[in-house]
RNA sequence: AUUUAUCUUCGGGGCAGGGUGCAAUUCCCUACCGGCAGUGAAAGUCUGCGAGUCGAAAGACCGACGGGGUGCAAUUCCCCGACCGACGGUAUAGUCCGGAUGAGAGAAGGUAACA
Repeated sequence: AUUUAUCUUCGGGGCAGGGUGCAAUUCCCUACCGGCAGUGAAAGUCUGCGAGUCGAAAGACCGACGGGGUGCAAUUCCCCGACCGACGGUAUAGUCCGGAUGAGAGAAGGUAACA
């Protein structure tokens, strides 16, 4: 170092400024954010997973990208223009409050055993 078992820790970000209104971080203008693993080179929009919803369970459902450039190679980088975001609450919420001091893909480390 590998495999198996087990333990510990870690493990999601974001409405600044303005408008209307009795009231909005919810509407309008503008702004901001992007879990985990994989993929020849880095991904919110590719593949899969987690989360979320339904169900007694098995299981089912489950969002969104185009053009150009570089390069052997990129829907991942650079440029341009787009798009997406559970449930409950509340003036209609990806960003506030709540379930949640929860759960969790997974990451790092410790211990034991085999070779």
Model confidence (mean pLDDT): 87 of 100. This is a predicted structure of a 115-nucleotide RNA (FMN riboswitch aptamer (RFN element)). Of the family's consensus pairs, 100% are formed in the model. Its Rfam family is "FMN riboswitch aptamer (RFN element)". Rfam's curators write: The RFN element is a highly conserved domain that is found frequently in the 5'-untranslated regions of prokaryotic mRNAs that encode for flavin mononucleotide (FMN) biosynthesis and transport proteins. This element is a metabolite-dependent riboswitch that directly binds FMN in the absence of proteins. In Bacillus subtilis, the riboswitch most likely controls gene expression by causing premature transcription termination within the 5' untranslated region of the ribDEAHT operon and precluding access to the ribosome-binding site of ypaA mRNA.The FMN riboswitch structure, reported in present an FMN-bound six-stem junction, adopts a butterfly-like scaffold, stapled together by opposingly directed but nearly identically folded peripheral domains.